[in-house]
Context: one part of a larger RNA
Molecule: large-subunit ribosomal RNA, domain I
Organism: Thermoplasmata archaeon
RNA sequence: CUGUCUGGGGAAUGGCUCGGCUCGGGCGCCGACGAAGGACGUGUCAAGCUGCGAAAUGCGUCGGGUAGGCGCAAGAAACCUGUGAUCCGACGAUCUCCGAAUGGGACCUCCUAACCGCGAGGUUGUUCCGUGAGGAACGGGAACCCCCGGAAUCGAAGCAUCCUAGUACGGGGAGGAAAAGAAACCAAUUGGGAUGCCCUCAGUAAAGGCGAUCGAAGAGGGCACAGAGCAAACCGAAGCCUCCGCAGAAAUGCGGCGGCGGUGUGGUGUUCGGACUCCGGCACGCCUUAUCCUGCCAACUCGAACUCCGGUGGAAUGCCGUAGGCCAGAGAGGGUGACAGCCCCGUAGGGGUACGCAGGGAAGGCGAUUCGGAGGAUCCAGAGUAGCGUGCGUCGGAUAUCGCGCGCGAAUGUGGGUGGCAUAAACAUCCAACUCUAAAUACGACCCGAGACCGAUAGUGCACUAGUAGCGUGAGUGAAAGCUGAAAAGUGCCCUUUGCGGGAGGUCAAAAGAGCCUGAAACCAGACAGUU
Numbered sequence: 001c002u003g004u005c006u007g008g009g010g011a012a013u014g015g016c017u018c019g020g021c022u023c024g025g026g027c028g029c030c031g032a033c034g035a036a037g038g039a040c041g042u043g044u045c046a047a048g049c050u051g052c053g054a055a056a057u058g059c060g061u062c063g064g065g066u067a068g069g070c071g072c073a074a075g076a077a078a079c080c081u082g083u084g085a086u087c088c089g090a091c092g093a094u095c096u097c098c099g100a101a102u103g104g105g106a107c108c109u110c111c112u113a114a115c116c117g118c119g120a121g122g123u124u125g126u127u128c129c130g131u132g133a134g135g136a137a138c139g140g141g142a143a144c145c146c147c148c149g150g151a152a153u154c155g156a157a158g159c160a161u162c163c164u165a166g167u168a169c170g171g172g173g174a175g176g177a178a179a180a181g182a183a184a185c186c187a188a189u190u191g192g193g194a195u196g197c198c199c200u201c202a203g204u205a206a207a208g209g210c211g212a213u214c215g216a217a218g219a220g221g222g223c224a225c226a227g228a229g230c231a232a233a234c235c236g237a238a239g240c241c242u243c244c245g246c247a248g249a250a251a252u253g254c255g256g257c258g259g260c261g262g263u264g265u266g267g268u269g270u271u272c273g274g275a276c277u278c279c280g281g282c283a284c285g286c287c288u289u290a291u292c293c294u295g296c297c298a299a300c301u302c303g304a305a306c307u308c309c310g311g312u313g314g315a316a317u318g319c320c321g322u323a324g325g326c327c328a329g330a331g332a333g334g335g336u337g338a339c340a341g342c343c344c345c346g347u348a349g350g351g352g353u354a355c356g357c358a359g360g361g362a363a364g365g366c367g368a369u370u371c372g373g374a375g376g377a378u379c380c381a382g383a384g385u386a387g388c389g390u391g392c393g394u395c396g397g398a399u400a401u402c403g404c405g406c407g408c409g410a411a412u413g414u415g416g417g418u419g420g421c422a423u424a425a426a427c428a429u430c431c432a433a434c435u436c437u438a439a440a441u442a443c444g445a446c447c448c449g450a451g452a453c454c455g456a457u458a459g460u461g462c463a464c465u466a467g468u469a470g471c472g473u474g475a476g477u478g479a480a481a482g483c484u485g486a487a488a489a490g491u492g493c494c495c496u497u498u499g500c501g502g503g504a505g506g507u508c509a510a511a512a513g514a515g516c517c518u519g520a521a522a523c524c525a526g527a528c529a530g531u532u
Stems, first nucleotide, its partner, number of pairs: 001530008014517001015483002019454002021451006027444002029140002037098003040053003044076002048072002059092006068080002103112003113124004125138005144175001145173005155162001159209001185192002196223004207213001227436003230382001234267002238265001239260003243256005273380003276375005284367006292360005300351003306324001307340001309321004325342002327331001333345003387408007415431005470477002490516001494503003
């Protein structure tokens, strides 16, 4: 030096999975009754996580459940428990300090008042509403939603209009959804009939240094469907509210002090126009839930059939044997010392129901003639609005989108808007300048289920004390790290050693010996052989 072997070292690979990822379904707000989020405490020993709050790994009541329990966590000690613990569900009690933080003040979670009360304890924030008593709001929330403000990189092969894009981002607000919404709409001589979402229309019409690019709508097919209330005309106090008393389960009724209300409470009425006049009709609608009935809902509960014979093995659920069975509305899945329909948990299929929710009957109460038709004399039907000019923004909207600023500025149903230039007349269609409205739709912090998804350099950054350790003045950034064994049976005693360790011996199926499943390669050492 080469080869082989034995080890060390190292962690790949294989197998596994209390974690992820995605999809589907469910469900969806919390907060001055002090949230979300934190700090500090709290255990016999207690550093971390979890739980909890000076009543502190917990207290009470009710329900479930059964033999053990004292979280992760294995140890020692002490204790609890058939007078039913631990545990599970529901409802309560307690709940330090900071935090919207709210008596005042601070800002590494602290300091310090006044008043009431014997004390325990309570009250005292700001803004708004209310005569007052009193009440509301404030802050948070993963994404989703609405409104306000609003870039640049980029593309145009340069760049300014344009594009990126009303995107990112900033601010405000609401909810379990939000927004929109019952035609002053479309359509086109046939007609449709609120809104939203999906498919199509269609990369079409249109816009566009007519460049780059951008970009609808009607119709059609689906999902889901729902319509209401004011102002006014007319009537003119016929009305409403706090508090108190009485009756009642409540709704509600009656009474009383006070207040609101003729600058209009209340009734009527709302496009099918209405008021108004006349005629006909008696059919109704709404509220409450103590008692009664029904259904749903918690923890939970019942639930079939071999632990059969002989071998193998540490162990049988596997296999062998010439030995046999059973259940199935259950042969989904998981566990059990190797692969189990019949061992265990379950599964199919049933049961259960506190608190509560929903519906119904019944009872009580409230409102009251509301509905239909005719008539067409009279009255009403949303104003700095419609519209016009001009300047901006925005839009596919081109002269013909929508909005804003400034200036001008109508009509009154014999009226008004719209019908993609304007004006006029026809024709068609609708009724603005007030308000509300479920579902179909979006999202996923949360729960459940599933997967021809990943399997520890993958899959979330995190399978583990993970937004942790560490880094950064800070905004922020941000890991690594899973596996003994069926069972700790985790190697008593002895020898040696400073210790690690070694020997002998023991446990185990096997040391798999905790730096623990498997245990590749690099790299290192030794032994043997060959060669120089």